[in-house]
RNA sequence: GAACUGGAGAGUUUGAUCCUGGCUCAGAACGAACGCUGGCGGCGUGCUUAAGACAUGCAAGUCGAACGGUAAGGCCGGUUACCUUUCGGGGUAACUGGUACACGAGUGGCGCACGGGUGAGUAACGCGUGGGUAAUCUACCCUCAGGUCUGGGACAACUCCGGGAAGCUGGAGCUAAUACCGGAUAAGACCACGAUUUCUUUGGAUUUUGUGGAAAAAGGUGGCCUCUUCUUGAAAGCUAUCGCCUGCUGAUGAGCCCGCGUCCCAUUAGCUUGUUGGUGAGGUAACGGCUCACCAAGGCAUUGAUGGGUAGCUGGUCUGAGAGGAUGAUCAGCCACACUGGAACUGAGACACGGUCCAGACUCCUACGGGAGGCAGCAGUCGGGAAUCUUGUGCAAUGGGCGAAAGCCUGACACAGCAACGCCGCGUGAGGGAUGAAGGCCCUCGGGUCGUAAACCUCUGUCGGGAGGGAAGAAAGGUUGCUGUUCUAAUACAACAGUGGCUUGACGGUACCUCCAAAGGAAGCGCCGGCUAACUCCGUGCCAGCAGCCGCGGUAAUACGGAGGGCGCAAGCGUUGUUCGGAAUCAUUGGGCGUAAAGCGCGCGUAGGCGGCUAGGUAAGUCGGGUGUGAAAUCCCGGGGCUCAACCCCGGAACUGCACUCGAAACUGCCUGGCUAGAGUCUCGGAGAGGUAGGCGGAAUUCCCGGUGUAGAGGUGAAAUUCGUAGAUAUCGGGAGGAACACCAGUGGCGAAGGCGGCCUACUGGACGAUGACUGACGCUGAGGUGCGAAAGCGUGGGGAGCAAACAGGAUUAGAUACCCUGGUAGUCCACGCCGUAAACGAUGAGAACUAGAUGUCGGGAGGGUUGCCUUUCGGUGUCGCAGCUAACGCGUUAAGUUCUCCGCCUGGGGAGUACGCCGGCAACGGUAAAACUCAAAGGAAUUGACGGGGACCCGCACAAGCGGUGGAGCAUGUGGUUUAAUUCGAUGCAACGCGAAGAACCUUACCUGCCCUUGACAUACUCGGAACUUUCCAGAGAUGGAUUGGUGCCUUCGGGAAUCGAGAUACAGGUGCUGCAUGGCUGUCGUCAGCUCGUGUCGUGAGAUGUUGGGUUAAGUCCCGCAACGAGCGCAACCCUCGCCCUUAGUUGCCAGCAUUCAGUUGGGCACUCUAGGGGAACUGCCGGUGAUAAGCCGGAGGAAGGUGGGGAUGACGUCAAGUCCUCAUGGCCCUUACGGGAUGGGCUACACACGUGCUACAAUGGCAGUGACAAUGGGUUAAUCCCCAAAAACUGUCUCAGUUCGGAUUGUCGCCUGCAACUCGGCGGCAUGAAGUUGGAAUCGCUAGUAAUCGCGUAACAGCAUGACGCGGUGAAUACGUUCCCGGGCCUUGUACACACCGCCCGUCACACCAUGGGAGUUGGGUUUACCCGAAGACGGUGCGCCGACCUCGCAAGAGGGGGCAGCCGGCCACGGUAAGUUCAGCGACUGGGGUGAAGUCGUAACAAGGUAGCCGUAGGGGAACCUGCGGCUGGAUCACCUCCUUU
Repeated sequence: GAACUGGAGAGUUUGAUCCUGGCUCAGAACGAACGCUGGCGGCGUGCUUAAGACAUGCAAGUCGAACGGUAAGGCCGGUUACCUUUCGGGGUAACUGGUACACGAGUGGCGCACGGGUGAGUAACGCGUGGGUAAUCUACCCUCAGGUCUGGGACAACUCCGGGAAGCUGGAGCUAAUACCGGAUAAGACCACGAUUUCUUUGGAUUUUGUGGAAAAAGGUGGCCUCUUCUUGAAAGCUAUCGCCUGCUGAUGAGCCCGCGUCCCAUUAGCUUGUUGGUGAGGUAACGGCUCACCAAGGCAUUGAUGGGUAGCUGGUCUGAGAGGAUGAUCAGCCACACUGGAACUGAGACACGGUCCAGACUCCUACGGGAGGCAGCAGUCGGGAAUCUUGUGCAAUGGGCGAAAGCCUGACACAGCAACGCCGCGUGAGGGAUGAAGGCCCUCGGGUCGUAAACCUCUGUCGGGAGGGAAGAAAGGUUGCUGUUCUAAUACAACAGUGGCUUGACGGUACCUCCAAAGGAAGCGCCGGCUAACUCCGUGCCAGCAGCCGCGGUAAUACGGAGGGCGCAAGCGUUGUUCGGAAUCAUUGGGCGUAAAGCGCGCGUAGGCGGCUAGGUAAGUCGGGUGUGAAAUCCCGGGGCUCAACCCCGGAACUGCACUCGAAACUGCCUGGCUAGAGUCUCGGAGAGGUAGGCGGAAUUCCCGGUGUAGAGGUGAAAUUCGUAGAUAUCGGGAGGAACACCAGUGGCGAAGGCGGCCUACUGGACGAUGACUGACGCUGAGGUGCGAAAGCGUGGGGAGCAAACAGGAUUAGAUACCCUGGUAGUCCACGCCGUAAACGAUGAGAACUAGAUGUCGGGAGGGUUGCCUUUCGGUGUCGCAGCUAACGCGUUAAGUUCUCCGCCUGGGGAGUACGCCGGCAACGGUAAAACUCAAAGGAAUUGACGGGGACCCGCACAAGCGGUGGAGCAUGUGGUUUAAUUCGAUGCAACGCGAAGAACCUUACCUGCCCUUGACAUACUCGGAACUUUCCAGAGAUGGAUUGGUGCCUUCGGGAAUCGAGAUACAGGUGCUGCAUGGCUGUCGUCAGCUCGUGUCGUGAGAUGUUGGGUUAAGUCCCGCAACGAGCGCAACCCUCGCCCUUAGUUGCCAGCAUUCAGUUGGGCACUCUAGGGGAACUGCCGGUGAUAAGCCGGAGGAAGGUGGGGAUGACGUCAAGUCCUCAUGGCCCUUACGGGAUGGGCUACACACGUGCUACAAUGGCAGUGACAAUGGGUUAAUCCCCAAAAACUGUCUCAGUUCGGAUUGUCGCCUGCAACUCGGCGGCAUGAAGUUGGAAUCGCUAGUAAUCGCGUAACAGCAUGACGCGGUGAAUACGUUCCCGGGCCUUGUACACACCGCCCGUCACACCAUGGGAGUUGGGUUUACCCGAAGACGGUGCGCCGACCUCGCAAGAGGGGGCAGCCGGCCACGGUAAGUUCAGCGACUGGGGUGAAGUCGUAACAAGGUAGCCGUAGGGGAACCUGCGGCUGGAUCACCUCCUUU
């Protein structure tokens, strides 16, 4: 400091993270539309679509003061008739005359080229901006100068006669003019031609002058009589005014030209013959190929010509911080158009919206012969459409045309009407009012909320309603007075100026004001999961529906629908569409390209872009000053006017631009001169698989010949095909032929890249080092272009040993068009010619400069020194690494750092590097390169897990080593299945299946059948009655029903109460009904595995990491050491129980050594022992040796009852499995309520072709049977260490003697016993009889590492009874473990990953089905356009014009003739429409066909992701249902192991 005010993000890819990247949202706006709703006013706005078609009315006329006139009207007369009369007259009608107040039609003038509409066309000097016109015109208007003289002949109107349905038109005759024509005159003005002066941009302009040429309305109107003539007054005349002619000037308007700017497509790359220029002519207002003749051959184009598509342009408008982007309604400027196409006429101006002619389409009229028309003017109609108004009033204002003027005309305009279409303003009330009313909704039932909201009280009166008053917009002009001035002869007229009166309002009785009444008439819409402000209930149950994105809905939905409540905006609110913004998501401001999309495979090089040091000049760029312009409106600022605002007015600022001009000279450019640091040349030198050609060499494979030799060889995971007794393989010798060059060999070398490897020779390219000399910016990059370019492939001709696509066979396999094997052709090789692509990679364009180092290596040089070294320098090639950069990984003087220059490329994924088109190619194919449609992701890096037919380490009865089983038999038991009225329910891989069930005949019991009850079997509360309770009988299957006997209790404040029974009524009870995927609790499992975490610190943008990894060790994240970690917690261990040893205390019910006693520890006695049960001790790697790192520990030993956690138990981290359980219990929600509740009888859970699990008993002699025969413990029995229940195997003796048996005991018959109300369905045991299968169990599979397995019996719980089950107890009592390769499970570290529902993952392609868009397609339809030709309306031009003609000229007395000039007609070229033929291009349709996309549960396989089970991928070729396979070359964006090299540390 008036014109400074200005920049926000969010959701969505993941288990999580960072990045990249798209999609979506929040904002503003609109000529809008749609849905719901709607009180008032002001100001604006209103066919965006069909430039579709239009009924009807209006939108351009005016002038009688240019003219002849008089159809209609007015006025003044006349005649006739009628009516009337106050007898003067008046009125009406017809006929007629005049007047000119006027005026239809006509002649004439001006206007109609403005105003109004629309945006079809146009990519253009169309528009914008700035210039030029010395290359031009301009009616009306203004200034100035000069004129306005003299003649003539017509044509309309009109009259007459005709034609026609109409439109209209023919002939004859009359007539006027400011209509038309001739002549005169005419300046110093104008035009043409010449001479001349000055200036000049050389084109021209200008001065002076000569010759020639071209005009007009004797006009209109008003006034006057000064002069002349006739004389009321007129004419001539004068005067005023309006016109007219010539010319100059101005103003206004217009034409033409130029610089610059002005959309998309290159899948449009070449275009052009009047084309480009010249000369001459024509034409125009004017320049010009504008047109024509001739001449020349040019002109335009990658700075995008030509072609195609789209589009009126601008001021502005919307948005945006801006730069930009989008847009071009209303208002304003320009352009274009007027049914479509063409054309001219008139005119100052048009090729003309409401003019003409022609052609065409359409509509209408018609007498069928012909005619008429053009709303993209204002209203209005139909149509189209999502959609856009009244067939209004007025010329009052503003403006326009004509006129002297009054005035007329004006759908321009001013107003009104309709529409919430927009902007702005106002209202729908204000204050008080808590029993927080009623009612609604919610509720944890206490309450909360709607809510001071309502009611109620007090008040106000905007808007609307009624009544009354009532503006401004009006000033001019006219007329009539008056005054003055000018003109003049004039006091006329006229003009001008001033001043009085009268006169003009569509809107509209509108704005505004006053009064009256009454809170009385005036609130909706959207939303409430996140983004995004706002939450609950009910209904629904992946249904109905929602959705802008993410996503909601499968029975507890804040997401659907309703309700209550809330939030937001408000006469509106939402939705849809469109634009900008956010989007730095096309990046100038302001992005990128190693791995996310993106560096051409690599050179050379054209145009272009960029360019070293220094001096001078210049001034194009650049910077500064000034001038002009940048229309107005808009935006902005300051004022002002409507009550405010919107809106309007005034002034300013601004319009970032363009042009001209003056200056500055640093930088860039340009010109001139110089320099040497860039670049290059010369000289010397060494290194190298650089290239091309020719020659030479040895090893090996194969083949051929010969020898030796005999039965196999070969090949594989294992085999086979194959070769071999016709002699292979093996081996020796000789020969042939082709291809490739071991070792050296090296992150060594060379090359631009591809690539290059035996040796020699020739030719040849480049780089490097060193010394000086020379040139003097000669440079860098490089669109197009051009060359090179692995492998495969193609053509022609050779060659062909080995290898080897295709092919064949053999294997493997469910299959195996593969992997493996045996063969084998193209090919691989050579020459010549194509192809032109690769993971052509450092996934990193080229060049230049700068920015710490360290350390290898290759080539060359310098210095020093004691040759085997040191220092240093240039050029290459590696590794590590500072700063810096990066999303991270990583890069890091060979940059991905910091800068500069140039090129290429990218803009979500898929469709697709595909289609079409074009170019290249012999082909295969290559290059260029879309769209529809579809998804909300696709992706990069890193993190944590999980997983791997990845790796390393370790553990476990995991394997191995052993012992015994299961799987076969019979039976028991559980399950599945089946059956059934019911076979109740649950448990289902490990971790369901002798499980819930520690025990179903009734009960249990939940299931089924039939029979009953309904406040209920059970709880609480109320009322009434009865004590409670009990005996007996009848019916019934019972529940139950009926009848019946006994009984009158307890407490008391005398009211009653407690307990109990019955009845009644309501709240409620009840449910083993559903949901374990709504839950609590409890449990299983990984797993008694060694893990799981936290705090602080540190590292990382972050998820996260570190700690917890590493070296050792352990059963152990056990401990030690180390360490950016230091600590801690939950787990481990220990603490607890028990067993094992000892001590101590205690000594009954226990014990008995010694003493006594007995049938008997029975008793006395004793408490030593055993035992019991309290308390202690003991074991800690404590000690020794070794080892280890002087650690932790490990190994061995001693001692000890026990030795390295002594055995066993209890104890189960963070978590996983939506694991199990709603039928233990608890519990939300839902469901049932004379039943899904309750009672009772009987039945079922016990069924039985079958399958499985778990067991028992066996198959026998290690045995059976018989006899003898001891020794336990736990535990139980109401209490009891006292009583009771208590063994078997073993061991000994006898017998049996290998058999379906003296094995085995199923099954069955029969007789009993026990329990119980009751053993039929359906119990247990016993006796006798019967005597089945079974002779050790296929594939497969289970348990167990010591007092264990095996084997033997015993006890207990529940239970009336029922045990092969479960839980416990003791007796006898083994074998084996080399070891960790493998199977299974687990732990830790590491690695890969496209997995994260986590490998039971993910995922590819064919096929089948449905839908969608699209390519090809025989063709077909339509549009655009080109070329050639045909046709040739109207028109202008040219020619002709024998037909026709008034003005002028000549001749003639005249008639007339001739001339000049013109007209019709005809001819010519031009040309619209139309036609023919041939193209080209864009669309539509199209049988069929190709691929593509999408779609919860289709088919076939398993290609990819882990070493994905054959590493994958790229290019190419062949093959195959398919993913794919194979060959050749390439890449690492391959795991693993080994080796080599380099680096780091010591």

Predicted 3D model of a 1546-nucleotide RNA (small-subunit ribosomal RNA) from an uncultured prokaryote.